[in-house]
C1' cells in the first nucleotide's frame, strides 16, 4: 500500500427505513434489615464525527476519526 469488518447508555448487546432507540449488568434514591447483604420499586444516562439522499435515519450513501482482520 491494498481490500474487508466494527464504532449504539460505564460495560455487553438489541433495535436495519417510521410513533417516545430497548433491556441486562453497573450508578444513583427509596422500600427492606439492629447493621451489611439478598430481595423488590424508582430515577438518569446513549446511535464515533461533517456531509448527503428521504416526508422521515440508528439503519441507505460519502469524507474524516478510532479500532480490528487479511494480503503485499
Nucleotide at each position: 500500500g491494498c481490500u474487508c469488518c466494527u464504532g449504539u447508555a460505564g460495560u455487553u448487546a438489541a433495535a436495519u427505513g417510521g410513533a417516545u432507540a430497548u433491556a441486562a449488568c453497573a450508578a444513583c434514591c427509596c422500600c427492606g434489615u439492629c447493621c451489611u447483604a439478598a430481595g423488590g420499586g424508582g430515577u438518569a444516562g446513549u446511535u464515533g464525527u461533517g456531509g448527503g439522499u428521504u416526508c422521515g435515519a440508528u439503519u441507505c450513501c460519502u469524507g474524516c476519526c478510532a479500532g480490528g482482520a487479511g494480503c503485499a